[in-house]
RNA sequence: ACCGCAGACCGCUCUGCCGCCUCGAUUUGUCGGGGAGGAAAGUCCGGACAACAUAGGGCGCCGCGCCACCUAACGGGUGGGGUUCCGGGGUAACCCGGGGCACAGAAAGUGUCACAGAAAAUUACCGCCACGACACUUUGUGUCGGGGUAAGGGUGAAAACGUGCGGUAAGAGCGCACGACGCCACAUGGCAACAUGGGGCGGGGAUAAACCUCGCGGGUUGAAAUGCCACAUACACCCUGCACCGCUCCCUUUGGGAAUGGGGUACGUGCCCGCGUACAGAGCGGUCCUCGGACCGUGAGGCAGGGGGGGUAGGCAGCGCAGAGCCCACCGGUGACGGUUGGGCCCAGAUAAAUGGCAGAGGCCAAAGGUGUAAAAGCCGGCGGUACAGAAUCCGGCUUACAGGUCUGUGGUUGUU
Numbered sequence: 001a002c003c004g005c006a007g008a009c010c011g012c013u014c015u016g017c018c019g020c021c022u023c024g025a026u027u028u029g030u031c032g033g034g035g036a037g038g039a040a041a042g043u044c045c046g047g048a049c050a051a052c053a054u055a056g057g058g059c060g061c062c063g064c065g066c067c068a069c070c071u072a073a074c075g076g077g078u079g080g081g082g083u084u085c086c087g088g089g090g091u092a093a094c095c096c097g098g099g100g101c102a103c104a105g106a107a108a109g110u111g112u113c114a115c116a117g118a119a120a121a122u123u124a125c126c127g128c129c130a131c132g133a134c135a136c137u138u139u140g141u142g143u144c145g146g147g148g149u150a151a152g153g154g155u156g157a158a159a160a161c162g163u164g165c166g167g168u169a170a171g172a173g174c175g176c177a178c179g180a181c182g183c184c185a186c187a188u189g190g191c192a193a194c195a196u197g198g199g200g201c202g203g204g205g206a207u208a209a210a211c212c213u214c215g216c217g218g219g220u221u222g223a224a225a226u227g228c229c230a231c232a233u234a235c236a237c238c239c240u241g242c243a244c245c246g247c248u249c250c251c252u253u254u255g256g257g258a259a260u261g262g263g264g265u266a267c268g269u270g271c272c273c274g275c276g277u278a279c280a281g282a283g284c285g286g287u288c289c290u291c292g293g294a295c296c297g298u299g300a301g302g303c304a305g306g307g308g309g310g311g312u313a314g315g316c317a318g319c320g321c322a323g324a325g326c327c328c329a330c331c332g333g334u335g336a337c338g339g340u341u342g343g344g345c346c347c348a349g350a351u352a353a354a355u356g357g358c359a360g361a362g363g364c365c366a367a368a369g370g371u372g373u374a375a376a377a378g379c380c381g382g383c384g385g386u387a388c389a390g391a392a393u394c395c396g397g398c399u400u401a402c403a404g405g406u407c408u409g410u411g412g413u414u415g416u417u
Base pairs, nucleotide, nucleotide: 001413002412003411004410005409006408007407008406009405010404012362013361014360015359016358017357018356020035021034022033023032024031025030037388041399042398044397045396046395047394048393049222050221051220052219056273057272058271059270061218062217063216064215065214066080067079068078069077070076081103082101083100084099085098086097087096088095089094104213105212109211110210111207112206113205125153126152127149128148129147131145132144133143134142135141136140161179162178163177164176165175166174181202182201183200184199186197187196188195189194226317227316228315229314235308237307238306239305240304241303242302244262245261246260248258249257250256251255264279265278266277267276283298284297285296286295287294288293325345326344327343328342329341330339331338332337363386364385365384369380370379371378
């Protein structure tokens, strides 16, 4: 100097004139302070906050999934482990650097693996072996039959541990040795995931962003939440459901009232349970009957849910200057980050939605063209450009977009000293 990787910051500036929003003061003339983001975007996660009824239990459904830590929390972040890819070094084992990983379980079960191939699971096309029959060119060969086999060959990404020796009629983990892989326990190191070591046992490979199993977590809705005030109106409409049983006490005892338990209906969310709350028939008709009463219907009104219709579309709060707040220093930590440490700061608040327009000067990038060179770099030049983009309750993340500039760390290549 160049290439790769990781990360941080800035992302137009100044002057003049006019204009906009908000806060404070005000002698009502005006003066002073403040005024979009790293993503404000997507609405993908997690919360604060608000309401429902207490936010309880179970199922369904959804999310996460190596270990440890950070955090209010997260599907986020940091560090480590494992695995895999790339580059470099090395004979190799392995080491260094940089990326990716939806990284629990295939030994609970089900499913899938195109085509080719006999077969994608326990399978037999060619082949090998022994037996029987027949034939012949006779001590062997060929054909057929049933039997044994999975070593050799073929197909395929993969035929289901590998190599060697023995063994066998021919073979086969059938046996042995050395390896690979998986599981189990022990020893050492580590908080742990794991690593190393020797030992024992062997159930085919892949696939779970296939169904599934295991562990952990999740009540619902979402600022158009929610609360208050004013104004106005028509609900005298329709549908559905409920109205029982028992105990105790009091009274004016064919009855009424109070309290309570069970049952019924409705009410937060997809369902169920629990819990809590609301409601509980004025009368009339019929039948039976043992002068009391029982049963069946109807039903004003009450409560709850639903449908239809009518009125209103105004204002205030939610709403921001106090925060899981920001900046600097110090301390602790590998780091994310933390600290009852010290100092400093207060930084939009609209409601159809404000921060803009004009002019001048500059900053940064830079075309054509020229020069230079082996080619470049470099130098002159200056058409043109100056990114992505705008709060709307707020905060922490993720993802996506972005002209250009500056800086830090780390690996490699080349050159120089």
Molecule: Bacterial RNase P class A
Organism: Saprospiraceae bacterium